[in-house]
């Protein structure tokens, strides 16, 4: 230098053919339970979906460029 893949909550991930609230588990916080702790039960907060532009009535999803990480080729 070229190619491919990945990027969504603090962490690990799902999100179908573009469509009707952006979700799960773990973690955190509150309440409950207990003599106390853990486990369990109930609830809450936390995201501009890596960045920018474009297409569209509508984009996490499609297109282009850029960034980061990993792999392959040279």
């Nucleotide at each position: 230098g070229g190619g491919c893949a990945u990027g969504u909550a603090g962490c690990u991930c799902a999100g179908u053919u573009g469509g009707u609230u952006a979700g799960a588990g773990c973690a955190u916080c509150g309440c409950u339970c207990u003599g106390a702790u853990a486990a369990g039960g109930c609830g809450a907060g936390g995201g501009u979906c890596g960045g920018a532009a474009g297409u569209u009535c509508a984009a996490g999803u499609c297109u282009u460029c850029c960034c980061a990480u990993g792999c392959c080729c040279a």
Molecule: transfer RNA
Organism: Gemmatimonadales bacterium